[in-house]
RNA sequence: GCGUGGGAUGGGGAUGGGGUCCCCCGACAACCGCCGCAAGGCUGAUGACUCCUGCCGAGCA
Numbered sequence: 001g002c003g004u005g006g007g008a009u010g011g012g013g014a015u016g017g018g019g020u021c022c023c024c025c026g027a028c029a030a031c032c033g034c035c036g037c038a039a040g041g042c043u044g045a046u047g048a049c050u051c052c053u054g055c056c057g058a059g060c061a
Stems, first nucleotide, its partner, number of pairs: 010025004016052006033042003
């Protein structure tokens, strides 16, 4: 110097924050939802479980 493997104190898992767990990337990275040629339309605050907050709707007082 080149190649291969591993890897976090880092980054990420379509809308804010916390806890636990899982997964991806290893930086020109991972990730950045679905339908539609387009115009346009639709769902979800989670990757999973859970708590807080926000938003929408319905009911009761």
Predicted 3D model of a 61-nucleotide RNA (Fluoride riboswitch aptamer (crcB RNA motif)) from Variibacter sp.
The model forms 100% of the base pairs in the Rfam consensus.
The coordinates come from a structure-prediction model, not an experiment, and the mean pLDDT is 77.